[in-house]
RNA sequence: AAUUAAUAAAGGCACACUCAUUGAAAAAUGGGGCCGCAAGACUAUAGGGGCUAACUCGUGAUUACGUUAUGCCAGCCAGUUGCCAGC
Numbered sequence: 001a002a003u004u005a006a007u008a009a010a011g012g013c014a015c016a017c018u019c020a021u022u023g024a025a026a027a028a029u030g031g032g033g034c035c036g037c038a039a040g041a042c043u044a045u046a047g048g049g050g051c052u053a054a055c056u057c058g059u060g061a062u063u064a065c066g067u068u069a070u071g072c073c074a075g076c077c078a079g080u081u082g083c084c085a086g087c
Base pairs, nucleotide, nucleotide: 004085012037013036017032018031019030020029021028022027035075041080042079043078047077048076049073050072051071057066058065059064
């Protein structure tokens, strides 16, 4: 500098579900929990993709439908950075 077939060591995070709180919702934060993860660290105007639809606009008619992100997701792909061992 580059990257990984096997084997470690020290550790880390925490899906679903659940309780409380915030929120229109998606979802987030904290506690419990532990499916999995070698980047499941960070990044949401660097990029792609996805979720919600309050406000707006249109239709309808009074219980609705459609549109739409400035809201949200990185444990979807991705970008950036990092520990140990081995070659």
Predicted 3D model of an 87-nucleotide RNA (c-di-GMP-I riboswitch aptamer) from Paenibacillus agricola. It matches the Rfam family "c-di-GMP-I riboswitch aptamer". Rfam describes the family as follows. GEMM was predicted in a large-scale screen for bacterial structured RNA regulatory elements.